[in-house]
């Protein structure tokens, strides 16, 4: 650091997704140990039980318990009772001081809360400095006792008592308050020692001393309170918010400014820099994560606020509106004698619950801190420790070395072996941790006795210090650490292995189980699923889940885009507001430098240090990028004052122009209406109709009315911001461009809301209406046709005023400025220059268009009119679908606009170019494609071959062209693979071991046969003399067998497109790449055949050619072929001698190459015509079939992997069956008749077979044959006779002398056997059928057509195949047209590629949302009723110890009860508003292998699409 995934590939956009890092984490499986850390994230849910705040006798009365000591009684003489506060102590009470700290939690809060950084108008027990003080007095009151009330909590009444409790007085220069005169107002005391000097005379007082305490007031210091700046989540579908609000005086409160509170007055304050209003949320140092800017977060540890069952009050106090106080209200629990009471774990532990989850009801105050005390001490679930949890981190350990027979298993194999794997066992050593014995650190400073000094002081007391020295304190704790023992001894798991992404095999499954982060895998060979070996990673952990950052530059400040991927407002003016030309001076806001202050500690980094190491603790230092004050500078921004002309405006000639608005006029056409000529039609369409016309259309003619639009000029031409604007003339009236000067002096660019204009359609009123024309209505068209096509036709289209406010409103490209090659048009200007009167040439600045450079892009393309290079502003945009939707707002007369989400779904959607397919797109070319011709097929009968259907069984396959007289070149048995029945089971066939016997042949019985069971005959070959070799019998194991299944697991071979011209490749050039280029283009060919050309140059693989045949001709060879001369011979015949000339055979050779002339073509290639020639332009037929293609055929040819059967799915035997037949279809036979059938003569062939075999002549049968046997292993002999023709009779258009089908008899041959089920003969018999609908097939020359012959197959069986020859035609203008191919271009949402994709409405499941009578719940808000507790205000009432007055009753003050008023919590009633939750019913939406009904879009998608 970057992977994966959209396509056939590609390159971009752009999402999902993943690989890393973290955790208060949970589940799964698994688990030795140590050290450090953490441990209810949920229900601020509802608690049992224990414990979490006391302390102080040295503040007071005291004495209820314990212990001692004295004293008295009893008597069991060491025990009992009782008295005594003496003593140690103390339970309750009083009072101090402390419960406002520690502790826990995170509900609420959006805020001065919290961070920061200042600020003044404060206060502050305990501690600390200082100064002054600490005099005299008084009345209560708890407890105690006495009695009363209650069940209890508790309260109530007398009678007594203390204080450092409480009150007065006195002093108080300080201090408060103040009208500057003055006036307020305080204390408490205790403990210790000593007693010289006064005083009772033990020993105290009073003194004196040391200590603590008290009071007052002034300062620290610590804590608090209070104010400012700045910062601090989200939503505008919250735009206004505020009556104590905002100031201001008066007066009040408060520690303390302050509307904080009153009363008066003023009308003010607060908000687009987001007030107010809803929602989250405690905030910080920090923690994760980032390379960093960010982004997340706020356990644990610290600062802070905040709350304590809720909501509300307020006392006390230095501090509280107070977790372990109080008083009220609710609620909810508990206890009750029903009368009332009590309680509040978000303190430690534990309980229920809630949860996916989170500990022990532990030990000790030994340290450390707290509270209280003079101290000893006590308290302390604060802390310190322990326990539980693999809950993170961190370290250690499960052993180490040696060992190849590479054992054994195991898993796998091509069977050889591989692998596990030096792994194991074996041998040799070690002892960490654990265990089990002994040792044994440090956290312990203190505190107390005692002595010495030192200090105070009158003092050797007391108190404090300090030094020696004694005693002494430990929860952890069997501590950490060390030594010895034994023995490899007690300790390995989990997830993965298709790509990402390290790691690969065999078994099971069979789109099933199932996996899965993303792409995706499983439908019978799964490295993806399950088990197994085997590997990979990490290791006391590993996975999974949840989460947050990162990768994501996918919110882009750093660091993103907006012409087609999303994405520029339809266009202008303009308000904030953001940028802003030159130039001088100033100041310092901003920037820059330095310096102070602060930025808590801990965290995180560096440098050390301590635990063995590390975690982890811990010293020091950086840091903490901020904030604040301060001094300097003035470049640049900014602010102020001056000034300038270049930006921008004005003024001045001139010019173009469908700019805009209102009045008028025009002519051509449409159409209507009149008149006139005029007759049978017009229209209209692909063809019709439907309409219109004999009442006279259409068409000509001539006049009228009326509306709306202006050909021609008209041009990527003019104008205008946009939309948008076209006859002419006339008013008015914007912009612009250009010249040249003058003027003003930054006036200026953008532009959030504002605000105006704005096609077409549609509203509203009134008008008009010729022609079009939604809607309708009718004719076609069609499976339907609410439509394309006709025919009419109504809002509309016009006008005039008002609305709408939107468009593929587009250049899909805001607007403004400034730079940065050219070249060629065009529009209107200006100025120059020539041969001026040209249609001229160059220059400039304004438009307007095409091309190109650098540049720029994904790529297309932009390219001075930028999409390049930069600057300033404003909008917009962050996957697709849901959706431009619902909701809520604002406009609107209404349609509807404009703003504008979210559940949920999906791994994509999408832009550009690239290959190919394809198009009812274009151009060119070919093909028996068509067309032109011949003959057919479909109808008849018959054969076969397929479907179907039937059957025990009709074995099996081929299925559009390219399955169907095909596998099958021969199904009566056998073939045979089916069916039935009877038999075998190492087998019908191979190999291998063991026995026995040669092999072999003849036979008898049973049985349908296999098969059983006897009888005879017969002993071979080789030998080294054991024994081999072939061969039959048995016997047991290995194994045999399978036309069983998978042609979608294969070879091979084959169809096929298509004997179509094509397909590739190396280099090398374009291109970011997919790919292009060559192979495209001009000519030409049958052909990518062949020449030019050309960023190509070459090349392979197909054409062609080479190979076979065939057609001439030549040479050689002539035997069984031939026979022209010569000769013999026959009734004849190459029958003989003789010869190879001919014909023929067959081997070799020659011959055609556009070579030769003309024409034409580019001087090319080629292309026409001729001439020679057997043959001419590939002579004519074969073989031959590029790179693919169709998962096309064959597992039953053959071979083959998996699979499956194994007394059967093997293997014999016999009979059957593939031959079945309502039926539909290829393909063929024969016909229908006269160019014909019959009869009779009678000519000419080639190919080919032939010894298990052709078989001749001759006899016999009408005939099939049959006998015969003679030649041939074939140029000799045989199959063999060719037919059609020719010739000559006869039929006379007749279902016929055609046709031959079907049956009857009777036969022939093959064969073991012709019944199902063979072929032929004869004689009888005599069906359909008179040339074929729609549709469709072959053929182009020796070809169709038609005639026969032949040979494979084979016992026998051919209308079929496969080859021969014989007779032998007709067309072809031509390429619009069907069909099939090529080559080039175009579109394309197709790529399984048009048998493609694809929409949408019904129907069904399921999911989320929205309206919707309404109902339930929450929030807050406004008015009113209501008003506990409590704190202020009044106060008739009742009741008082302190101080005042009075001898004394008793009176004042004052204070408490009590009534009262203001204010308030809970609570009631109305109102309306916002959130949620539900709701019959409804409405779109999204998803779901095979539902409907249609074809709207992708191609000219068959009416071009779209807004």
């Nucleotide at each position: 650091a970057g992977a994966g995934u959209u396509u056939g590939a590609u390159c971009c956009u752009g999402g999902c997704u993943c690989a890393g890092a973290u955790u208060g984490a949970a589940c799964g499986c698994u688990g030795g140990c140590g050290g450090c850390a953490g441990g209810c994230c949920u229900a601020a849910c509802a608690c049992a039980u224990g414990c979490a705040a006391g302390u102080c006798g040295a503040g007071c009365g005291g004495u209820a318990a314990c212990a001692g000591g004295u004293c008295c009684a009893g008597c069991u003489u060491g025990c009992u009772g009782g008295a005594u506060g003496c003593u140690g102590a103390c339970g309750a009470g009083c009072g101090g001081c402390g419960g406002a700290c520690g502790g826990g939690u995170g509900a609420g809060u959006a805020a001065c809360g919290c961070g920061u950084a200042g600020g003044a108008a404060u206060u502050u027990g305990c501690c600390u400095g200082a100064u002054a003080g600490u005099g005299g007095g008084g009345g209560a009151u708890a407890g105690c006792c006495c009695g009363g009330a209650g069940a209890a909590a508790u309260c109530c009444g007398g009678a007594u008592u203390a204080a450092u409790a409480c009150c007065g007085c006195a002093u108080a220069u300080a201090c408060c308050u103040u009208a500057c005169g003055a006036g307020g107002g305080a204390a408490a005391g205790g403990g210790g020692g000593c007693c010289a000097c006064u005083c009772c005379a033990u020993g105290g007082a009073a003194g004196c001393u040391c200590u603590u305490g008290c009071u007052a007031u002034c300062g620290g210091a610590u804590a608090a309170g209070c104010c400012u700046g700045c910062g601090u989540u989200g939503g505008a579908u919250u735009a206004g918010c505020u009556a104590g609000a905002u100031g201001g005086u008066g007066g009040g409160g408060u520690a303390a400014a302050g509307g904080c509170c009153u009363a008066c007055c003023a009308u003010g304050g607060c908000g687009a820099c987001g007030a107010u209003c809803c929602a989250u949320a405690g905030c910080u140092g920090u923690u994760c994560u980032g390379a960093g800017a960010g982004g997340a977060u706020g356990a644990u540890c610290a600062g802070c606020c905040a709350c304590a069952c809720u909501g509300g009050g307020a006392c006390u106090g230095a501090g509280a509106c107070a977790c372990g106080g109080c008083c009220c209200a609710g609620a909810c629990u508990c206890c009750u004698a029903c009368g009332g009471g009590a309680g509040g774990c978000a303190g430690c532990a534990g309980u229920g619950g809630g949860g996916a989850a989170u500990a022990u009801u532990g030990c000790a105050c030994a340290a450390u801190g707290g509270g209280c005390g003079g101290a000893a001490g006590c308290c302390u679930g604060a802390u310190g420790c322990a326990g539980c949890c693999a809950u993170g981190c961190c370290g250690c350990g499960u052993g180490u070395g040696u060992g190849a027979a590479g054992a054994a298993g195991g898993c796998u194999u091509u069977c050889g072996g591989g692998u596990u794997g030096u792994a194991a066992a074996g041998c040799a050593c070690u002892u960490u941790c654990a265990g089990u014995c002994g040792g044994g650190a440090g956290g312990a400073a203190a505190g107390g006795g005692u002595a010495a000094c030192g200090u105070u002081u009158a003092a050797u007391a007391c108190g404090c210090g300090u030094u020696a020295u004694c005693u002494g304190u430990g929860a952890c704790g069997u501590u950490a650490c060390c030594g010895a023992c034994a023995g490899a001894a007690g300790a390995a798991g989990c997830a993965c292995c298709g790509g990402c992404u390290a790691a690969c095999u065999c078994c099971g499954u069979g789109c099933c189980a199932g996996c899965a982060g993303c792409c995706g895998c499983g439908g019978u060979a799964a490295u993806a699923c399950g088990g197994a070996g085997g590997g990979u990673g990490c290791g006391a952990g590993c996975g999974u889940u949840a989460a947050u950052c990162g990768g994501a530059a996918u919110u882009a400040c750093u660091g993103g885009g907006c012409g087609u991927a999303a994405a520029g407002c339809g266009c202008g003016c303009g308000u904030a507001g953001g940028c802003g030309g030159u130039u001088a001076u100033u100041u310092a806001a901003g920037u820059g430098a330095g310096a102070g202050g602060u930025g808590a500690a801990a965290u995180c980094c560096c440098c050390g240090g301590g635990c063995u190491c590390a975690a982890c603790c811990u010293g020091g230092g950086a840091a903490c990028u901020g904030c604040u004050u301060u001094u300097c500078a003035a470049a640049c921004u900014a602010a102020a004052u001056g000034a300038c002309u270049g930006g921008a405006a004005u003024g001045u000639g001139u010019c173009a122009g469908a700019g805009g608005u209102g009045a008028g006029u025009g002519g051509a056409a449409u159409u209507u209406c009149c008149u006139g000529u005029g007759u049978a039609g017009c229209g209209g369409u692909g063809a019709a109709a439907u309409g219109c016309g004999u009442a006279g259309a259409u068409a000509c003619a001539g006049g009228a009315a009326g509306g709306a639009a202006c050909a021609u000029c008209a041009g990527u031409g003019g104008c205008g911001a946009a939309u948008g604007c076209g006859a002419c003339u006339c008013a008015c009236u914007g912009g612009g461009a250009u010249a040249a000067c003058a003027u003003u002096g930054a006036c200026g660019c953008u532009g959030a809301g504002g605000u105006g204009c704005g096609a077409a359609a549609g509203c509203g009123u009134g008008g008009g209406u010729a022609g079009c024309g939604a809607a309708c209505a009718g004719g076609a068209u069609u499976a339907g046709a609410u439509a394309c096509c006709c025919u009419g036709g109504u809002a509309g289209u016009c006008c005039a005023c008002g609305c709408c406010g939107u468009a593929a409103a587009c250049g899909a490209u805001g607007u403004c400025u400034g730079c940065u090659a050219g070249c060629c048009g065009u529009u209107g200007g200006u100025g120059u220059c020539c041969u001026u009167g040209g249609u001229g040439a160059a220059a400039u600045g304004a438009g307007u268009g095409g091309c190109g450079a650098a540049g720029u892009u994904a790529a297309c393309g932009c390219g001075a009119u930028a999409a390049g290079c930069a600057g300033a502003c404003c909008g917009c945009c962050u996957g697709g679908g849901g959706a431009g939707u619902a909701c809520g707002g604002c406009c609107g007369c209404a349609a509807g606009g404009u703003u504008a989400a979210a559940a949920c779904u999906c791994a994509a959607a999408g832009g550009a170019a690239u290959u190919g397919a394809c198009g009812g797109g274009g151009a060119c070319c070919c093909g028996c494609a068509c067309a032109a011709g011949c003959g057919g097929u479909g109808g008849a009968u018959g054969a076969u071959g397929u479907g179907g259907u039937u059957u025990a069984a009709u074995u099996c396959g081929a299925u559009g062209c390219a399955a169907c007289g095909c596998g099958a070149a021969a199904a009566a048995c056998c073939u045979u693979a089916c069916c039935u029945g009877c038999u075998c089971u190492u087998g019908a066939c191979a190999u291998g071991u063991c026995a026995g016997g040669a092999a072999u042949c003849c036979u008898g019985c049973a049985g349908a046969g296999a098969u059983g069971u006897g009888g005879g005959a017969g002993u071979g070959c080789c030998u080294u003399a054991g024994g081999g070799a072939a061969u039959c019998u048995g016997a047991a194991c290995a194994c045999a067998g399978g036309u069983g299944c998978u042609g979608c697991a294969u070879g091979g071979c084959u169809g096929u497109c298509g004997u179509c011209a094509g397909c590739u490749c190396g280099u090398g050039u374009c291109g970011u790449g997919a790919g292009a280029u060559g192979u495209u283009g001009g000519g030409u060919u049958a052909a990518g055949u062949c020449c030019c050309g050309c960023a190509a140059c070459g090349a392979g693989c197909g054409c062609a050619a080479c190979c076979c045949u065939u057609g001439u001709c030549g040479u050689u060879a002539g035997u069984u072929g031939c026979c022209a001369u010569c000769a013999g011979g026959u009734u004849a015949u190459g029958c003989u001698g003789g010869g190879c000339a001919c014909u023929u055979u067959a081997a070799c050779g020659a011959a055609a190459c556009a070579g030769c002339c003309g024409g034409u073509g580019a001087c090319a290639a080629g292309c026409c015509g001729g001439a020679g020639g057997a043959a001419g332009g590939u002579g004519g037929g074969g073989a031959c079939g590029a790179c693919g293609u169709c998962a096309a055929g064959u597992c039953a040819u053959c071979a083959u992997g998996g699979c499956c059967c194994u007394u059967a799915c093997g293997a014999g035997c016999a009979g059957g069956g593939c031959u079945a037949c309502a039926c539909a279809c290829g393909u063929c036979a024969u016909a229908c008749a006269a160019u014909g059938g019959c009869c009779g003569g009678u000519a000419c062939a080639a190919c080919g077979g032939g010894u298990a075999g052709c078989g001749a002549a001759g006899c016999c049968g009408c005939g099939a044959g049959g006998u015969g046997a003679a030649g041939c292993c074939a140029a000799u002999c045989u199959c063999u006779a060719a037919a059609a023709g020719c010739u000559g009779g006869u039929c006379g258009u007749a279902g016929u002398c055609c046709g031959g089908a079907u049956c009857g008899c009777a036969g022939u041959c093959u064969g073991c056997a012709a019944c199902u089920c063979g072929a032929c003969u004869g004689c009888g018999u005599g069906a359909a059928g008179u040339c074929g609908g729609a549709a469709u097939c072959g053929c182009u020359a020796g070809u169709a057509a038609u005639c026969g012959c032949g040979g494979a197959u084979c016992a026998g069986c051919a209308u079929g195949c496969c080859g021969c020859g014989g007779u032998g035609a007709a067309u072809a203008c031509g390429u619009u047209c069907c069909c099939g191919g090529g080559u080039c271009u175009u579109g394309u949402a197709c790529a399984c590629a048009c048998c493609g994709c694809c929409c949408g409405u019904c129907a069904c499941a399921c999911c989320a949302u929205g309206g919707a009578a309404g109902u339930g719940g929450a929030g807050g808000a406004u008015a009113c009723c209501a008003g506990a507790a409590g704190c202020a205000g009044g106060u008739a009432g009742u009741u008082u110890a302190a101080c005042c007055c009075g001898c004394a009753a008793g009176g004042g003050g004052g204070a408490a009860c009590g009534c009262u008023u203001a204010c308030c919590a809970a609570g009631g009633u109305a109102u309306g508003c916002u959130c949620u939750a539900u709701g019959a019913c409804u409405g779109g939406g999204g998803u779901g292998a095979a539902g409907u009904c249609g074809u709207a879009a992708c191609a000219a998608g068959g009416u071009a699409a779209c807004c």
Small-subunit ribosomal RNA from an uncultured marine bacterium, 1507 nucleotides, folded computationally. It matches the Rfam family "Bacterial small subunit ribosomal RNA". Its mean pLDDT, the model's own confidence on a scale to 100, is 86.